Predicted 3D model of a 77-nucleotide RNA (c-di-GMP-I riboswitch aptamer) from an uncultured Armatimonadetes bacterium. The coordinates come from a structure-prediction model, not an experiment, and the mean pLDDT is 81.
[in-house]
């Protein structure tokens, strides 16, 4: 630089459950604990899709439902 996510290895997030709080509501925090899963489940975008309130010339949620742009750990060459 480039190639992979097979194996290992050293860590990592944390679906969901639970309590406690915010929202009309989808959901979002916070938190001992347990952990479905993930090679980006890091960051960042609401482009697509899904969802919610209002029925309206809409307005919010989802980034662990795809996509993009970006940084990286391990092996190999």
């Nucleotide at each position: 630089a480039c190639a992979g996510a097979a194996a290992a290895a050293u860590g990592g997030c944390a679906c969901g459950g639970c309590g406690a709080g915010g929202g009309u509501g989808a959901c979002c925090u916070c938190g001992a604990c347990c952990a479905c899963g993930c090679a980006a489940a890091g960051c960042g975008u609401a482009g697509g899709g899904u969802c919610u309130c209002a029925c309206g010339g809409g307005a919010g949620a989802u980034a662990g439902c795809c996509g993009c742009g970006u940084u990286g750990c391990c092996u190999g060459u």